[in-house]
C1' cells in the first nucleotide's frame, strides 16, 4: 500500500506522576488539579490462537486491541419544509496479501 470484517455493546471511587486531552485540518461541542497525557496494576471484548463439537456453537485467554461522550458532532452525496434519516470518504482495530 491492497483486500475483508468490525466500528451506537462492554470495561476503575486503584498506585505513580503532574497539565493538558478528545487522530490530522477547519468549525463546533466537551473532558480535565474532585487530576489531562503517560507508566504500572486492574478490567472489558473475543479478530487471530488453543481445546471441545458433525455442525451450529461453547470454554479459555497465549498474540493484538480497547476502557467519557456513536469514530464526541459537522465537513462530501442523496432525501426532507425542517428536525432528522440513509450512504460515502477519511480514520481506528483485527486478519490476510
Nucleotide at each position: 500500500c491492497c483486500u475483508u470484517a468490525u466500528u451506537u455493546c462492554g470495561a476503575g471511587u486503584g498506585g505513580c506522576u503532574g497539565a493538558g486531552g478528545g487522530a490530522a485540518c477547519a468549525g463546533g461541542c466537551c473532558c480535565u488539579g474532585c487530576g489531562a497525557a503517560g507508566c504500572c496494576c486492574g478490567a472489558c471484548a473475543a479478530c487471530c490462537u488453543g481445546c471441545c463439537u458433525u455442525a451450529c456453537g461453547g470454554c479459555a485467554a497465549g498474540g493484538u486491541g480497547u476502557c467519557a461522550a456513536a469514530u464526541c458532532c459537522u465537513g462530501c452525496g442523496g432525501u426532507g419544509a425542517a428536525a432528522g434519516c440513509c450512504g460515502a470518504a477519511a480514520g481506528a482495530u483485527a486478519a490476510g496479501g
The RNA shown here (SAM riboswitch aptamer (S box leader)) has 97 nucleotides and comes from a bovine gut metagenome. Its mean pLDDT, the model's own confidence on a scale to 100, is 88. The model forms 97% of the base pairs in the Rfam consensus.